Overview: Predicted 3D model of a 103-nucleotide RNA (Glycine riboswitch aptamer) from an Acetobacteraceae bacterium. Rfam family: Glycine riboswitch aptamer. About the family: This family represents the bacterial glycine riboswitch.
[in-house]
RNA sequence: GACGGCGGCGCAGGAGACACCGGAGUCGGGACCAAAACCGAUUUCCGGGGCCGAAGGAGCAACCCCCCAGGAAACUCUCAGGCAAAUGGACUGCGCCGCUUGG
Repeated sequence: GACGGCGGCGCAGGAGACACCGGAGUCGGGACCAAAACCGAUUUCCGGGGCCGAAGGAGCAACCCCCCAGGAAACUCUCAGGCAAAUGGACUGCGCCGCUUGG
C1' cells in the first nucleotide's frame, strides 16, 4: 500500500401482523335562545382481546478455531417493539471517512 473485516455518515432498496373491542376526551349532528338524552367520526389518552418478527434483548448451538480465549443465524421466545399511510426497520448495494491483524 492492497484485499478482507468492523464502525460512522450520505444515497437507493427494504417484509410480516386487527384502521379489533370498550371507556374517556375532542369534533360534528341533535340545535331552535340555551342545554341534555341520543347518533356519527376520531391519526389523542386509558384498559382489554387477537396477531406479527426484521430495532434492541434473551435462548438453543450447527459452525469458525489444533486448543484456549472469543465469535456465532433470517432458527426459537416475544421482555421490549410493532399490526392503514407516514415514521421506524434487520439486512442489501454504491460512495466517502475512520479503525483493524490476540495468546